[in-house]
Context: one part of a larger RNA
């Protein structure tokens, strides 16, 4: 040095576990905000830090309800206290307080800071003072009346929020095996704005000589008819089957909203809730053996191993002082409302856009420019256009449901994950750290049933670490703590060189 065996060190794979995730189902909720939000800064305890809560009334104050014998949140003990039916503390509902920043709104500003004015009084406090829009009042130019403007006052708005909606504006990569029409795609991104849904909507619609009868969504029609450098590709409708159905108004309406009240029902705390003993093994019984019982409850979880009958629960039954939601009915107030059955409209020309439809034979819808009717004896459409025929009545308005989505709440589910997985994050994570910044972005779970977390002694640097003793079922479970693979490093023994 090698090989083999044994025993260790290191390391943290594997197994088992789950506080966390992922995907859903059902129901709810679908907003919060100048009565100052979302989000923060700084404070606040017997307290140095962090988390949680709260706000100078500061882990809290008041009222009502409901549990209640314990409690003073957690890491996290101690000290000092509070309460025990004269009710502490927990939970629910309502109220009070709620510093400073933040739309931030008195002015400023390098957010959490600086500096003001007015009014009132109890003289150190309270209230007010942003901008825009609308209404009203008073003023008021050029310029006579007026108007613009100004001032005051009242009401409203502003900002945030995951997706879903409607509207405005609108790419490129890419595909066409290059590329320009085309595609990607009216997608992404940006802007405006709303609701719990939105939008659409009661035929100037389709159809085809038969008829249907608002809109929306799903399935078929159908990858059809078509469109298309007829390339790549794009791609209907009638009709049929379903989901859901609801109709109305403009000489004052259908209705809608709000408030109050009646009744019903639900949400926000809760309450009751059946039935088991002995024995054996064991550290421990829920396991073994024997004999019982409950079940509208054998869902699930916990308890020193695997519990229907130990605990929490579960089936079932019950419950609200108060607040709130929904439905129903009544009453009141407000809104509906622009106008007068739709004229600078329909139609036309030029240029665009939308329609599955790229200008095409291109109807239809829409409109930037220019034009421009008729008035039910009228007008629009039926895919150039004309006739016949059929059908409908534009240029005013409202309208639930079926549909889309899930930041959020509750319950439940999983041939979903199980710590390199599952969210980036099971752990004080959008943290530490990196970056001027926009932004990027980790690692890190497990002693034990219970801390019973090792008193005391010894070695040692008043070390680190270890040896005894003790606890424990176990300490090779000792906090660098379940299991403890491999790489890697040793010790001992045997053999070989």
């Nucleotide at each position: 040095c090698g090989u083999a065996c044994a025993c260790g060190g290191u390391g943290g794979a594997u197994g088992c576990c789950u506080u966390g995730g992922c995907a859903g189902u059902u129901g709810g909720a679908g907003g919060c905000g100048a009565u100052g939000a979302a989000g923060g800064a700084c404070g606040u305890a017997u307290u140095a830090a962090c988390u949680u809560g709260c706000g100078a009334u500061a882990a809290g104050c008041c009222u009502g309800g409901u549990c209640a014998a314990g409690c003073u949140a957690g890491u996290a003990a101690a000290a000092a206290g509070c309460g025990c039916u004269u009710g502490a503390g927990g939970c629910c509902a309502g109220g009070a307080u709620u510093u400073c920043c933040g739309a931030a709104u008195g002015g400023g500003g390098a957010a959490a800071c600086c500096c003001a004015c007015c009014u009132g009084c109890u003289u150190g406090c309270a209230g007010g003072u942003a901008u825009c829009u609308u209404g009203c009042a008073c003023u008021g130019a050029a310029u006579a009346c007026a108007u613009a403007g100004g001032u005051g006052u009242a009401a409203g708005a502003g900002g945030c929020g995951a997706a879903c909606g409607c509207g405005g504006a609108g790419a490129a990569c890419u595909g066409a095996a290059a590329c320009a029409u085309c595609u990607a795609a009216g997608u992404a991104c940006c802007c405006g704005u709303a609701g719990g849904a939105a939008a659409a909507g009661a035929a100037a619609u389709c159809a085809a000589c038969c008829g249907a009868g608002a809109u929306u969504c799903c399935g078929a029609a159908a990858g059809u008819a078509g469109c298309g450098g007829c390339g790549a590709g794009c791609g209907a409708a009638a009709u049929c089957g379903g989901a859901g159905c609801a109709g109305c108004c403009c000489u004052u309406a259908a209705g809608c909203u709000u408030a109050u009240u009646u009744g019903a029902u639900g949400u926000u705390a809760g309450u009751g809730g059946a039935a088991g003993g002995c024995u054996c093994u064991g550290g421990a019984a829920a396991g073994u053996g024997c004999c019982a019982c409950g079940a509208u409850a054998c869902a699930g979880g916990g308890u020193g191993a695997u519990a229907g009958u130990c605990c929490c629960g579960u089936a079932c039954a019950c419950g609200a002082c108060a607040a709130c939601g929904u439905c129903u009915a009544a009453u009141a107030a407000g809104u509906g409302a622009a106008a007068u059955c739709g004229a600078g409209u329909a139609g036309g020309u030029c240029g665009g856009a939308g329609c599955a439809c790229g200008u095409g034979a291109a109807a239809c819808u829409u409109u930037g420019a220019c034009u421009g009717a008729a008035u039910a004896u009228g007008g629009g459409g039926g895919g150039a256009c004309c006739a016949u025929c059929c059908u409908c009545c534009a240029a005013g308005g409202c309208u639930a449901a079926a549909u889309a989505c899930u930041c959020c709440c509750a319950a439940c589910u999983g041939a979903c994950c199980g710590a390199u997985a599952g969210u980036g994050a099971a752990c004080c994570a959008g943290u530490a750290c990196c970056g001027u910044g926009a932004g990027g972005g980790a690692a890190a779970g497990g002693c034990g049933a219970a801390a019973a977390g090792a008193a005391c002694c010894c070695c040692u640097g008043u070390g680190a670490g270890g040896g005894g003793a003790g606890u424990g079922a176990a300490a090779u479970a000792g906090a660098a703590c379940c299991u403890g693979a491999a790489a890697c490093c040793g010790u001992g023994u045997a053999c070989g060189u």
Predicted 3D model of a 497-nucleotide part of an RNA (large-subunit ribosomal RNA, domain I) from Pseudoalteromonas ruthenica. The source organism's lineage runs through Bacteria, Pseudomonadati, Pseudomonadota, Alteromonadales and Pseudoalteromonas. RNAcentral holds the full RNA, with entries from ENA.